[in-house]
RNA sequence: UGGGUCGGCUGGAUGGUCACGUCGUGUCGGUUCGCCGUCGCGCCGAGGAACGUCCGGGCUCCACAGGGCAGGACGGUGGGUAACGCCCACCCGGAGAAAUCCGCGAGACAGUGCCACAGAGAGUAGACCGCCGGGGCUUGCCCCGGUAAGGGUGAAAGGGUGGUGUAAGAGACCACCGGGGUCGUGGUGACACGGCCUGCAAGGUAAACCUCGUCCGGAGCAAGGUCAGACAGGGGAUGUUGACGCGGCUCGCCGAGUCCCCGGGUAGGCCGCUAGAGCGGCACGGCAACGUGUCGCCGAGAGAGAUGACCGUCGAAGGAGUUCACACUCCGGAACAGAACCCGGCGUACAGGCCGGCCCAUUCG
Numbered sequence: 001u002g003g004g005u006c007g008g009c010u011g012g013a014u015g016g017u018c019a020c021g022u023c024g025u026g027u028c029g030g031u032u033c034g035c036c037g038u039c040g041c042g043c044c045g046a047g048g049a050a051c052g053u054c055c056g057g058g059c060u061c062c063a064c065a066g067g068g069c070a071g072g073a074c075g076g077u078g079g080g081u082a083a084c085g086c087c088c089a090c091c092c093g094g095a096g097a098a099a100u101c102c103g104c105g106a107g108a109c110a111g112u113g114c115c116a117c118a119g120a121g122a123g124u125a126g127a128c129c130g131c132c133g134g135g136g137c138u139u140g141c142c143c144c145g146g147u148a149a150g151g152g153u154g155a156a157a158g159g160g161u162g163g164u165g166u167a168a169g170a171g172a173c174c175a176c177c178g179g180g181g182u183c184g185u186g187g188u189g190a191c192a193c194g195g196c197c198u199g200c201a202a203g204g205u206a207a208a209c210c211u212c213g214u215c216c217g218g219a220g221c222a223a224g225g226u227c228a229g230a231c232a233g234g235g236g237a238u239g240u241u242g243a244c245g246c247g248g249c250u251c252g253c254c255g256a257g258u259c260c261c262c263g264g265g266u267a268g269g270c271c272g273c274u275a276g277a278g279c280g281g282c283a284c285g286g287c288a289a290c291g292u293g294u295c296g297c298c299g300a301g302a303g304a305g306a307u308g309a310c311c312g313u314c315g316a317a318g319g320a321g322u323u324c325a326c327a328c329u330c331c332g333g334a335a336c337a338g339a340a341c342c343c344g345g346c347g348u349a350c351a352g353g354c355c356g357g358c359c360c361a362u363u364c365g
Stems, first nucleotide, its partner, number of pairs: 001361010012314007020045002023042004028037003047336001051347002054345005059220004071216005076090005091105001092103004106211002111209002113205003128151002130147008159177006178200001179198008224271004233262006245253002278297008318331005
C1' cells in the first nucleotide's frame, strides 16, 4: 500500500428570532381558599435504537401448608448477573490458507412411530447386474447352489485402506486408521493424551411422540393506593300524644317528614412517577463478562401526550475547475425513527463519518 476479518465510538456544531411542555418564581385578575387564568423570568426537555413487545427482573394486587399431575421453556463445561432463552472464557464438531465464523451442541442399547422418489433390499437387512461352482442342452441361454469384493439405486445400504486367504468371496485372518471398553496422566470441568483389551449383532430421525435433568403460580401502572361529591340504596334517632315549615315570642295555621351514620361501583382530584441493579472519572481484583472501593453529577415525567420552524456562520468524506506542485474557487450537505411505571437483554431499521485489534499478500529499510 492492497485485500480480508472482528470490534468500539458518533448520529451535525454554534448564534439569533419566534413557538411549545413540566417544574420553580414574580405580577395582575378570579376564587368554592383547594386552586385556576394573563403576562414575564429561570432550570430542564427523546434515542442508539425511545421501535418490535420476543425473553428476564424490580414494583403492585390476587392466590398459596407441603407434595404431585398437566402445560411451557431451556439443554457441552466453567463463570458473570437481581434474573435470563443474555454475556464472557473454554471444550467438541464443521467451514476457511489464516484472522475468524457457524452449531437452537442431553439421550436413537427404555419403548413407539416415520424414512418420499428411485431401488432387489430403508432394517430381526437384501441379491437386479456381476463373480464362482455344479447340472442341462437347441452353444448362448436356462436351472440349482455359493458370495457380497465390483457395478447400479438413493440423502442414507453391516467402518475405511492395503494385504493374506479362497472356486469366487467375506474382520474369516493380519497391519494401520476409525469405533467401543478399561486403566493411567493432565485439567475445577466439558475434554485431551497415552497404555492395554476387543474384529466391531446392525443406518438415520427427538425443530416426531417420548425419556432424563434444570427452571417456571396468575395478572399487569387502565397494576394498585388514597381523598371524595351527586344519584340510587341500607341502618338509626325522633315524629300523627303533631315533627318540619310560616313567625322575634305567644296564639294560630299547616299536615309527614326531619336529622345523623353507612354506602359497591362511577365522574373527578392526588399519590404511584421517576435518585436509579443510575451516569461519568480514577484505583484495585479478574484472561474476560463483571465485581469492589472512592470522587463527582442529576438528565423529560405530560391533559391521549410538548421537544418545532426560519435565518446567519461553520461544517467531514466526496465531486468539478485552475495549477508542475503548494494552494485557491465552486458544488455538496443526514438516515432510521420518536418517551408514557422503571430496568437488563435479544431482534430489527439506519444517510454518512471517525478510531482500533488481528490475518494474508506486496514493497522499502